[in-house]
RNA sequence: AAAAAAUCAUUUACCAUCCAUCGUAUAAUAUUGGGGAUAUGGCCCAAGAGUCUCUACCAGAGCACCAGUAAAUGCUCUGACUACGAGGAGGAAUGUAUGACUA
Numbered sequence: 001a002a003a004a005a006a007u008c009a010u011u012u013a014c015c016a017u018c019c020a021u022c023g024u025a026u027a028a029u030a031u032u033g034g035g036g037a038u039a040u041g042g043c044c045c046a047a048g049a050g051u052c053u054c055u056a057c058c059a060g061a062g063c064a065c066c067a068g069u070a071a072a073u074g075c076u077c078u079g080a081c082u083a084c085g086a087g088g089a090g091g092a093a094u095g096u097a098u099g100a101c102u103a
Stems, first nucleotide, its partner, number of pairs: 007100004012095002019088001021086005026056001029049001031047005041066002050057001058079007
């Protein structure tokens, strides 16, 4: 003096986690068995079904219905989670290029 590792700066590529939106699934739905309440009540447990599908399958409110008391609830509205796909925002790590520094 040069080169290289590491470091720093700039540049550029590419994205994770996370966030929100849209779409699909599923209707937060139906069926069955057992238990339980009774107009101040209408609930609990379990099973299988539903989905190119894991999980979940409830809550609140309102209206109706069940009449002299038994086993059966219905309708409407509102509110999620989960799986997958798409694009959006954002941006860790990593890489490219240049420069600085130089043990």
Predicted 3D model of a 103-nucleotide RNA (Purine riboswitch aptamer) from Gracilibacillus sp. Lineage of the source: Bacteria > Bacillota > Caryophanales > Bacillaceae > Gracilibacillus. Its Rfam family is "Purine riboswitch aptamer". Rfam 15.1 lists 4,097 matches to the family in 1,411 species. From the family's description: Riboswitches are metabolite binding domains within certain messenger RNAs that serve as precision sensors for their corresponding targets. Its mean pLDDT, the model's own confidence on a scale to 100, is 78. The sequence was found by an Rfam model in a public genome assembly.